Predicted 3D model of a 265-nucleotide RNA (Bacterial large signal recognition particle RNA) from a Fimbriimonadaceae bacterium. Its Rfam family is "Bacterial large signal recognition particle RNA". Gene Ontology terms of the family: signal recognition particle, plasma membrane targeting and SRP-dependent cotranslational protein targeting to membrane, signal sequence recognition. By type it is a non-coding RNA gene. The model forms 90% of the base pairs in the Rfam consensus. Model confidence (mean pLDDT): 78 of 100. Taxonomically the source falls in Fimbriimonadaceae (Bacteria, Bacillati, Armatimonadota, Fimbriimonadia).
[in-house]
RNA sequence: UCGUGCUAGACGGGGAACUAGCGGUGCCCUGUACCCGCAAUCCGCUAUAGCGGGGUUGAAUUCCCGUCCGAGGGAAGUCGAACCGUGGGUCUGACCGGCCAGCGCAGUGCUGAUCGCCGGGCCCGGCGCAACGGCAACCGCCCGAACCUGGUCAGGGCCGGAAGGCAGCAGCCAUAAGGGUGGAAACCGCGUGCCGCCGAAUGUCCGGCAGGAGCCAGCGGAGCCGGUAACGCCACGGCGAGUCUUUUCGACGACGGGUGCACGA
Repeated sequence: UCGUGCUAGACGGGGAACUAGCGGUGCCCUGUACCCGCAAUCCGCUAUAGCGGGGUUGAAUUCCCGUCCGAGGGAAGUCGAACCGUGGGUCUGACCGGCCAGCGCAGUGCUGAUCGCCGGGCCCGGCGCAACGGCAACCGCCCGAACCUGGUCAGGGCCGGAAGGCAGCAGCCAUAAGGGUGGAAACCGCGUGCCGCCGAAUGUCCGGCAGGAGCCAGCGGAGCCGGUAACGCCACGGCGAGUCUUUUCGACGACGGGUGCACGA
């Protein structure tokens, strides 16, 4: 150096979590990597830290060590979107109320606006007139009593020898209390009036004169004042996607180095 047979080792690894700790099942990363059984109110172990059974490979592309790279995970810190809570009343914010002006729109106005003068109607106050209602008394008329009002009293009755006399129901006439109706004046009231007079006022409407372009404030917007705190905003706090920095573990990969026994030639 070559050949044969073995052995250590290898046949995936890592992160977080769990755990006194280690490993596994489960989650995630890497990326392809023997099989069977066990296991999250877990399973197996104890620093040689999965256990049990079977299989393949085997001293190197494959095993071991070191350096680098670095998927991904963990920790700490800075900033911090979004969201939540508490508070404020600073705001050309928002909402509500009031005021002002008259920028825009609408409306109205040369078929004549605002303003000025004049007249009239309505409205308002007072007085009057009228109407209506009430009212006790007055006047006129009418009604008005089974008997207990009057007159006249048919019939009938009573007294009387008679002449005659007496009382008197119904009816009729009249009247009392009472009632009705009408009348003039007074008083009171009045949800009355195309009524009258006077006044007040400029509220409203109509008309006239002069004159010649505005008037109005419904909507939008501007300004001022006051209020509210649901919202925006601001302050503080919480949670926190994510960014950045530091640190830690670190798969895959790259490079360098290392690695046994027996027999034979």